[in-house]
RNA sequence: AGAGUUUGAUCCUGGCUCAGGAUGAACGCUAGCGGCAGGCUUAACACAUGCAAGUCGAGGGGCAGCAUAAUGGAUAGCAAUAUCUAUGGUGGCGACCGGCGCACGGGUGCGUAACGCGUAUGCAACCUACCUUUAACAGGGGGAUAACACUGAGAAAUUGGUACUAAUACCCCAUAAUAUCAUAGAAGGCAUCUUUUAUGGUUGAAAAUUCCGAUGGUUAGAGAUGGGCAUGCGUUGUAUUAGCUAGUUGGUGGGGUAACGGCUCACCAAGGCGACGAUACAUAGGGGGACUGAGAGGUUAACCCCCCACACUGGUACUGAGACACGGACCAGACUCCUACGGGAGGCAGCAGUGAGGAAUCUUCCACAAUGGGCGAAAGCCUGAUGGAGCAACGCCGCGUGAAGGAUGAAGGUCUUCGGAUUGUAAACUUCUUUUAUGAGUGAAGAAUAUGACGGUAACUCAUGAAUAAGCACCGGCUAACUACGUGCCAGCAGCCGCGGUCAUACGUAGGGUGCAAGCAUUAUCCGGAGUGACUGGGCGUAAAGAGUUGCGUAGGUGGUUUAUUAAGUGAAUAGUGAAAGCUGGAGGCUCAACCUUACAGACUAUUAUUCAAACUGGUAAACUCGAGAAUGGUAGAGGUAACUGGAAUUUCUUGUGUAGGAGUGAAAUCCGUAGAUAUAAGAAGGAACACCAAUGGCGUAGGCAGGUUACUGGACCAUUUCUGACACUGAGGCACGAAAGCGUGGGGAGCGAACGGGAUUAGAUACCCCGGUAGUCCACGCCGUAAACGAUGGAUACUAGCUGUUGGGGGUAUCGACCCCCCCAGUAGCGAAGCUAACGCGUUAAGUAUCCCGCCUGUGGAGUACGGUCGCAAGACUAAAACAUAAAGGAAUUGACGGGGACCCGCACAAGCGGUGGAUUGUGUUCUUUAAUUCGAUGAUAAACGAAGAACCUUACCAGGGUUUGACAUCCCAAGAAUUUUGACGAAAGUCGAGAGUGCUUUAUUGAACUUGGUGACAGGUGAUGCAUGGCCGUCGUCAGCUCGUGUCGUGAGAUGUUUGGUUAAGUCCAUCAACGAGCGCAACCCUUGUGAUUAGUUGAAUUUUUCUAAUCAGACUGCCCCGGCAACGGGGAGGAAGGAGGGGAUGAUGUCAGGUCAGUAUUUCCCUUACAUCCUGGGCUAGAAACGCAAUACAAUGGUUAGUACAAUGCGCAGCGAAGCCGCGAGGUGAAGCAAAUCGCAUCAAAGCUAAUCCCAGUUCGGAUUAGAGGCUGAAACUCGCCUCUAUGAAGUCGGAAUCGCUAGUAAUCGCAGAUCAGCAAGCUGCGGUGAAUACGUUCCCGGGUCUUGUACACACCGCCCGUCAAACCAUGAAAGUGACCAACACCCGAAGUCCGAUUCGUCGGCCUAAGGUGGGGGGCAUGAUU
Repeated sequence: AGAGUUUGAUCCUGGCUCAGGAUGAACGCUAGCGGCAGGCUUAACACAUGCAAGUCGAGGGGCAGCAUAAUGGAUAGCAAUAUCUAUGGUGGCGACCGGCGCACGGGUGCGUAACGCGUAUGCAACCUACCUUUAACAGGGGGAUAACACUGAGAAAUUGGUACUAAUACCCCAUAAUAUCAUAGAAGGCAUCUUUUAUGGUUGAAAAUUCCGAUGGUUAGAGAUGGGCAUGCGUUGUAUUAGCUAGUUGGUGGGGUAACGGCUCACCAAGGCGACGAUACAUAGGGGGACUGAGAGGUUAACCCCCCACACUGGUACUGAGACACGGACCAGACUCCUACGGGAGGCAGCAGUGAGGAAUCUUCCACAAUGGGCGAAAGCCUGAUGGAGCAACGCCGCGUGAAGGAUGAAGGUCUUCGGAUUGUAAACUUCUUUUAUGAGUGAAGAAUAUGACGGUAACUCAUGAAUAAGCACCGGCUAACUACGUGCCAGCAGCCGCGGUCAUACGUAGGGUGCAAGCAUUAUCCGGAGUGACUGGGCGUAAAGAGUUGCGUAGGUGGUUUAUUAAGUGAAUAGUGAAAGCUGGAGGCUCAACCUUACAGACUAUUAUUCAAACUGGUAAACUCGAGAAUGGUAGAGGUAACUGGAAUUUCUUGUGUAGGAGUGAAAUCCGUAGAUAUAAGAAGGAACACCAAUGGCGUAGGCAGGUUACUGGACCAUUUCUGACACUGAGGCACGAAAGCGUGGGGAGCGAACGGGAUUAGAUACCCCGGUAGUCCACGCCGUAAACGAUGGAUACUAGCUGUUGGGGGUAUCGACCCCCCCAGUAGCGAAGCUAACGCGUUAAGUAUCCCGCCUGUGGAGUACGGUCGCAAGACUAAAACAUAAAGGAAUUGACGGGGACCCGCACAAGCGGUGGAUUGUGUUCUUUAAUUCGAUGAUAAACGAAGAACCUUACCAGGGUUUGACAUCCCAAGAAUUUUGACGAAAGUCGAGAGUGCUUUAUUGAACUUGGUGACAGGUGAUGCAUGGCCGUCGUCAGCUCGUGUCGUGAGAUGUUUGGUUAAGUCCAUCAACGAGCGCAACCCUUGUGAUUAGUUGAAUUUUUCUAAUCAGACUGCCCCGGCAACGGGGAGGAAGGAGGGGAUGAUGUCAGGUCAGUAUUUCCCUUACAUCCUGGGCUAGAAACGCAAUACAAUGGUUAGUACAAUGCGCAGCGAAGCCGCGAGGUGAAGCAAAUCGCAUCAAAGCUAAUCCCAGUUCGGAUUAGAGGCUGAAACUCGCCUCUAUGAAGUCGGAAUCGCUAGUAAUCGCAGAUCAGCAAGCUGCGGUGAAUACGUUCCCGGGUCUUGUACACACCGCCCGUCAAACCAUGAAAGUGACCAACACCCGAAGUCCGAUUCGUCGGCCUAAGGUGGGGGGCAUGAUU
């Protein structure tokens, strides 16, 4: 110090989340020791038991218990003596009187938003026991009472009566004044006043103990300490709490208090508080401090210290120096306990402890040794304050769990590319040490004279022995640390983003690693990061945010120039305070540290007082003129209000002319019209709006304002520089204005026109279009108060380059004058320097640079909603949340994609043509169906005569059956045998079981090479899965003209530029221009072929040669030449030429797209099968058939069929081949064998269409040939399922094909035949070859596809996108709801304890005022709950 997360990517805005620190913590796993701290945050819930406040005999009367002396008595004894008894004599002392203490110490945080606390002052308005000090005094007298004794009541608690007695208990008298009153002065001060002198009057004191010191007592003064009261300032949230207040505010007078005071009472007045937040509600002890933070701040109030409040709940007083009293009293209430039922007792928020609550918090310990407190003269007693120990890793700090050497890098584990790597010097092993542990010994300080709970503790010494001691979390990014296996959107993880759907570094386990370590993680909470509430330190054109108008204006804030003064702000100095602890620095002590000490320093940023300064702000006084305003003279204007008035147009009415339509639309219809429309002419009525001028124009605060005239009226600008003299700016609340729609009352109503009716459109059409039409629109008055009320830009002032237009005014120049030109002021527009901005953009009219004031914003949704309140007739407006949900929502710009957006261009894309398909029959492929199997793949374009250039067996992958299991095939090992070959039986075959023949080559004589058989296991094998794990190859966009890079430049950046623009081209082809300059992959060219020629060579061709042919090398074409246009590129025309502008055709396919196709061509990851998903064989199937689709063949005929005759090709192929002649057969074919490994021979007569002639005469035919029957031929082991061909006979559908749709631009379409590959055989398919040989293209509006530029976008899986609402089911939170329930604080009335006070009193008591508690009642407030909504 930052990081992750919105997007395809970018910048910004903005939230969410993380890394840090902390805790009185808790939970999970784990755990060796010590030191120092802290330990009910919840129920101020209830408490068993014990203890926590007593002490003084040197105040007193006394003597129950203990000890003891003396004396007396009694008993026993000879006596000593023992026992009993009496006497308080002594030490002492239960209970009692008395004194002091119990108001401290200890606990808790309920209440309290307050002079409670903090801080600073004041008391001239006060008190203070014990203590210190000063001064004076203590004379005399009196009466009681408790204890005790006697006697009662009661269960007890407790208590009555009688009689006695003492005091430092109580009372009276004397003396004493600075108390108090009166009179007369003096001094001082902060208002009321204070202090003081003199004289006189009145009233009030005391206690003793003691041999003596000594201690105590009384009065007065002073001090110290502790308190009381008052005041300034500070001290949480809500305005969806705006008014509150009756002792209330003040006065006078009584009373009361230690003391001022409405503290209280009587009377009088009507005040007091409040937007600078009263009152109400909610929450909360306050501070020193603590945590965090760079700081400013934010949060917090455990421990320690100060203050406050409280002591079961509420009220009250008494005693006392001090209380309205935690371990005192009285009363009321709730609860618990005891009881003999009559009545009593109690208060752990003291220390331990118990129950309950809760995630959660300890021992019913030791000691007064120390420190301190109470009493006491003291010894001493008391002290759960305190000092200590115990429990629990709750925290902080320290120590340890060994150290050195040790490579065969052991074993085991894990991974592995099988080579190794890693765990890992880690272990083992060797040597060493002993903190800790265990055992033993010595043994403190804390203690000033004595006294040690802790404690035989800390510490020290010796011995034993590596011995007793390591875990937790994490390892996808943030964030340090990676692999294997399991799982398969399952189980699970997750702080955010997100992982998991068969190769998961994210789940679970293991190995390894990382981090911290006696702890480690998690959860909760706070601060930080968050500049995310911004004082330091943010924003508001479009991201959230400028109120509709600042129009008027209150409070408030801010304010021009000069002088003087003041000293409130401001600054300086000095002084006081800011407790201690804590914090910071220094020093010191525990072995260090934590911790502790420090009569060492600092800080506590604050506040008070005094003095000084006077620049700035403020105040006061005086002045000024530039801000502001006024005056004078002009100017422009749809500024406003009211009245009057004008013409055009629409509509309606009347009348005339006139006749069949009009109106309306994309097209129609509803509608109007023969009862006379529309049209046209004249007249009349009525309402509303004002053409042209007219504009980026003018005016107005905004809304807004438009025919003309008049009246009234507001503001602005310009000029003059006359006056006032800061009079100003802004403006919370407030007032006023405020489009349209809407509301109320009354008018008006031509046109238009929500609602509504009808007609269309449509799947529907509650719409768009059409015909009608009511409110309304208009006027007057009154409401409403909102709009994308927008410049999405609050107002004011000043400053900061310009250029151009326009409106109003003025000046200068010029002119006779108007123009022209220049300048100034005020508006209104366009572009732009600097600057600003996330960018877009803004830019003297700022969104620039500054100052002042106001308003507003703080993730998105919920929601501008609910509830409450105010306003409104209503509609509704204003104000304005939360629960809950969510990780984004959003702004600007970028690249794509898309658009039933735009511009330009191209393509057999359309159009113009020619021929087809779709209808028929057949062939072939596919779907579907069927089947034991009909193997598999391909499925819009980009599958469907496709893989398959050829399924009878084989192929073959499928099915049925029969076999084999190291295998049909490969390598290695062992054994035997040469190899090879003949043959028998069984079987459908595969195969099984036999019988023979044969003995090779090589050698170091074992063997070796090849082969065969058998065996063993490693392995073979798989057309099994995944083309969404892949390579390779292919299809498609598309032979479309595109796709990129380097450097430079621009931009914060994604990116842009280049590649855009203007031309041109088939082309990102070329040219020109240009912040670009170049380059690459594509285009083109290079390659093949064809068209012309030349040269050379040549087998063949019967022969010849210029030629033809074959094939090798060249030539030729380049817009080269001419004309025209053009800057150029290039285009148009022409010549020559075989060929002309790419001459024709082919090969050639950029970056990429479609997770396109192929694991069944081959290769290949992973998974799966292994007597089977492998392999062999026989037979079957792939050839099925209701139906649908694709591609073809043949046709429907006369441009034809049939018959006869006749002419002209090219490409190819051939030895397991092509196969001639001849002969046989109607024919397919057979026979035959020559020739030919091919320019020689053969297929091959080489063709067919064509041409010549004849016939048919428009028919289901002499068209068409399907189908079927018979007879044959060929191939092949084999032709049944299931081949092709021939002959004879048969002679189906079909007469040119619906919607729709395909190909083709020239040697092309159309048409005609020929050859080849595959192949034993099988082509209507495919690949080639030649023959004959057209028509048409105006053109680019439209359909389809593509390219470039541009534009919009909320799309980016990219329009097959995104996305809205209802509905259904389940669930969550909230509002409303007939009500219901508990609670809170007031109010009215009733009753009213204790107690103070007052009055009365027969002194026993009684009455009264006030109050707590209680009761009744109606309202108010928030909360919970409620069918339903």
This is a predicted structure of a 1429-nucleotide RNA (small-subunit ribosomal RNA) from a wastewater metagenome. Rfam family: Bacterial small subunit ribosomal RNA. The sequence is in RNAcentral, with records from SILVA.